[in-house]
Context: one part of a larger RNA
RNA sequence: GAAUGAACGCUGGCGGCGUGCUUAACACAUGCAAGUCGAACGAGAAUUCUCCGCUUCGGUGGAGAUAGUAAAGUGGCGCACGGGUGAGUAACGCGUGGGUAAUCUACCUUCAAAUCGGGGAUAACAUUGCGAAAGCGAUGCUAAUACCGGAUGUGAUUAUUAAGUCUUCGGGCUAUAUAAUUAAAGACAGCCUCUACAUGUAAGUUGUUGUUUGGAGAUGAGCCCGCGUACCAUUAGCUAGUUGGUAGGGUAAGAGCCUACCAAGGCAACGAUGGUUAGCUGGUCUGAGAGGAUGAUCAGCCACACUGGAACUGACACACGGUCCAGACUCCUACGGGAGGCAGCAGUGAGGAAUUUUGCGCAAUGGGGGAAACCCUGACGCAGCAACGCCGCGUGAGUGAUGAAGGAUUUCGGUUCGUAAAGCUCUGUCAAGUGGGAAGAACCUAUGGUAUUCGUAAAGGGUAUCAUACACGGUACCACUGAAGGAAGCACCGGCUAACUCCGUGCCAGCAGCCGCGGUAAUACGGAGGGUGCAAGCGUUAUUC
Numbered sequence: 001g002a003a004u005g006a007a008c009g010c011u012g013g014c015g016g017c018g019u020g021c022u023u024a025a026c027a028c029a030u031g032c033a034a035g036u037c038g039a040a041c042g043a044g045a046a047u048u049c050u051c052c053g054c055u056u057c058g059g060u061g062g063a064g065a066u067a068g069u070a071a072a073g074u075g076g077c078g079c080a081c082g083g084g085u086g087a088g089u090a091a092c093g094c095g096u097g098g099g100u101a102a103u104c105u106a107c108c109u110u111c112a113a114a115u116c117g118g119g120g121a122u123a124a125c126a127u128u129g130c131g132a133a134a135g136c137g138a139u140g141c142u143a144a145u146a147c148c149g150g151a152u153g154u155g156a157u158u159a160u161u162a163a164g165u166c167u168u169c170g171g172g173c174u175a176u177a178u179a180a181u182u183a184a185a186g187a188c189a190g191c192c193u194c195u196a197c198a199u200g201u202a203a204g205u206u207g208u209u210g211u212u213u214g215g216a217g218a219u220g221a222g223c224c225c226g227c228g229u230a231c232c233a234u235u236a237g238c239u240a241g242u243u244g245g246u247a248g249g250g251u252a253a254g255a256g257c258c259u260a261c262c263a264a265g266g267c268a269a270c271g272a273u274g275g276u277u278a279g280c281u282g283g284u285c286u287g288a289g290a291g292g293a294u295g296a297u298c299a300g301c302c303a304c305a306c307u308g309g310a311a312c313u314g315a316c317a318c319a320c321g322g323u324c325c326a327g328a329c330u331c332c333u334a335c336g337g338g339a340g341g342c343a344g345c346a347g348u349g350a351g352g353a354a355u356u357u358u359g360c361g362c363a364a365u366g367g368g369g370g371a372a373a374c375c376c377u378g379a380c381g382c383a384g385c386a387a388c389g390c391c392g393c394g395u396g397a398g399u400g401a402u403g404a405a406g407g408a409u410u411u412c413g414g415u416u417c418g419u420a421a422a423g424c425u426c427u428g429u430c431a432a433g434u435g436g437g438a439a440g441a442a443c444c445u446a447u448g449g450u451a452u453u454c455g456u457a458a459a460g461g462g463u464a465u466c467a468u469a470c471a472c473g474g475u476a477c478c479a480c481u482g483a484a485g486g487a488a489g490c491a492c493c494g495g496c497u498a499a500c501u502c503c504g505u506g507c508c509a510g511c512a513g514c515c516g517c518g519g520u521a522a523u524a525c526g527g528a529g530g531g532u533g534c535a536a537g538c539g540u541u542a543u544u545c
Base pairs, nucleotide, nucleotide: 001545002544003543004542006541007540008539009538010537013393014392015391016390017389018388019386020385021351026349027348028347030346031345032344035077036076037075040074041073048065049064050063051062052061053060054059084304085303086302093229094228095227096226097225098224099223100222103221104220108217109216110215111214112213113212114211115210116150118148119147125140126139127138128137129136130135155182156181157180158179159178160177163174164173165172166171186209187208188207189206190205191204195202196201197200230276231275232274237267238266239265242264243263244262245261246260247259248258249257279301280300281299282298283294284293285292286291306327307326308325309324310323329340330339331338332337357383359382360381361380365379366377367376368375369374396426397425398424399423406417407416408415409414430486432481433480434479435478436477440472446468447467448466449465450464451463452462453461454460489534490533491532492531493530494515495514496513500529501528502527503526504525510517511516
C1' cells in the first nucleotide's frame, strides 16, 4: 500500500447493488417449513335456508338445497428432491484423467407384444372392552388400480444344443432347436355400425389415460484404478481376516465383503505405524510475476442431523421434520406409564468484541401431486433492520474589501482566520408536499365471442384473436409547489510523513508504530488559534499478502 463475513471510538443526509453467529455440532417456548389425487375405492356429516305434517308455540318428524362438500379411512405417487450445518474425515474424501467384458436406474422418450378369467380378506363403519393419557384389543359388515391363485408367453431367465463375430483370451454380442420357470387393472369421456337386452343402455364399439413383459435411449447412481492432496522422525517398525489360495455364502455388482480349510505372507526411510490439525474444489485476497495466505456469500462433490447402534419400506435411504433399541437431557402423569429432538424459516436464552423480522406473496422462476381446474411449497420472489462493504449523489453557485465585527497573534506598525461572512444576483439535485403512474405477464387453463383449418355417420381436434387473473406497490419513474432553507465530520501537524505558533505543566501529568519527547522559554504532554489529509465517513485494534 492492498484486503476483510470484521469489532471498537467519535460522527452520520440520500439512493442502488450486495452481505450479515467466524464463538456453544450449546439448550430451545411458539408458529410455519410435504403434500397431493374423488378421472383408483367404499362410506359420508354438521350447520343454515326452503317446503310439508304435528304442536302444550318451547319445539318435533319428513323432503329438498347446502353436498357427494368438510373431516376421517383404504389405495397410488411424492416424502432419498429442495433447505441447513462443517462435528467427523489426511481418506479413492476431494480434484483430474480413465475403466466397468463386474453393475443398477422410478418418473420421461421411443420400439415390440399383451391387458384373459377367478378368489378370499381388511380398514373406514357399527356394537363393545381396557387405559389418566399415549394408545391397545374383541365381535360383525363392505370396496378397489390393495392382496392371492389360475390361463396365455411377444419376450425374459436357467439348463442342454450348436453357428457366426468381437476379445483385455477371463469372456462378451448376435442368430438356431428343446425343456423348465415367470405378467397384468382398471378409470374417464363419447357412440349405437356390429353383439346382447330392444326405451337407450352396456358385457358391444371408439378415443384418451393407466397396467404388464421385454429392447433401446436419456438421466441419475454404485464400484475400481493412475496421478495430485497439511505438519511432526523429539513417532521406526506395523499387521492374524492380517497377505494370498480353494470352496461356499452374500450383493444390483468385482472383492476377506463374510465363513470354513490351507499356505505364510503383506506394508515400510520413495516415510509404514502413531500423533496433531483440517471438510475438498472452482475460486477469493495479495503480488509485476513466481509464489504466499485463504476456502464467508455463489457453484460442484463429500459428510452429518440430540449421542451411539440397527434394520424396514422403496427404483434410490440404512432416511433432518420415518421406525426400533440403548444413553444423556427436557416435559406430562391418576406413579401404572407416556411424549420430544430448529446444524429448515423467523424467534428465545446462553456464550461472545460481534451478526437482522416470531414480516408479505405464491404474481414470477423452479419443485411435488393431479387429465385439468387447482392445492402445497419459510425453495424462491419481495419487503424490514444494520454506513457491514462497494458504487453514485448532495450538503449550494456567481459576485462581493469599509479587507466589517470578533477570535488568535504581535517587534504594537501590523499579520492571520478571509471573498470567508454579511449584502446582491441565481439554481433546485436529494429530502418534504400535491397529482399522474409502470415494465416485470409469457404461457397453461377455464368460460364466452369471432375467424379459419383438418375431419366424421354424429362428434371432435388444431390454429389465430378478444375479455377476465401482480406479492413487491400507488413502489420505480414523470410533472408541479415552495424553499438556501433540513444535511460535516474524523484523524493528524518533532523525523520517517503533508501540515506551526501561543498559553498551561515542569522527568510531574502525560505521549509513543520506530527513533524518542517531558527536570521553567516543549512545533513531541494538555488546551487554544491556525494548518494538512481523507470525507458520510474518519481513526484504532485484529488478521493476510
This is a predicted structure of a 545-nucleotide part of an RNA (small-subunit ribosomal RNA, 5' domain) from a metagenome. The coordinates come from a structure-prediction model, not an experiment, and the mean pLDDT is 81.